[in-house]
RNA sequence: UUAUACAUAGGGUAAACUUAUCGAAAGGUAAGGACACAAAGCCAUGGGUCUAAAACCGGUACUAACUGGUCAUGAUUGCCAGGCUGCAUAA
Numbered sequence: 001u002u003a004u005a006c007a008u009a010g011g012g013u014a015a016a017c018u019u020a021u022c023g024a025a026a027g028g029u030a031a032g033g034a035c036a037c038a039a040a041g042c043c044a045u046g047g048g049u050c051u052a053a054a055a056c057c058g059g060u061a062c063u064a065a066c067u068g069g070u071c072a073u074g075a076u077u078g079c080c081a082g083g084c085u086g087c088a089u090a091a
Stems, first nucleotide, its partner, number of pairs: 001091004012037002017032006035078001041084003045081003048076003055070006
């Protein structure tokens, strides 16, 4: 530097779900719990996907509410890619 075999050793993370909590929501955090993962470690950089508070346009309606649409500045790294970093072994 590259690769990950029927691998080996030490191990690591923790899906769904439940409870609590934050949030408008998507989703996050903590505890329990294990579907799976050789980067399921970190980074929202590109794409994709999810949500739509606020804003704008409209409808119902009539002085304060309801509702439809558009749209991330929100989220997702266990969606894909990219960047950085790492254990073991082999060459």
Molecule: c-di-GMP-I riboswitch aptamer
Organism: Firmicutes bacterium HGW-Firmicutes-14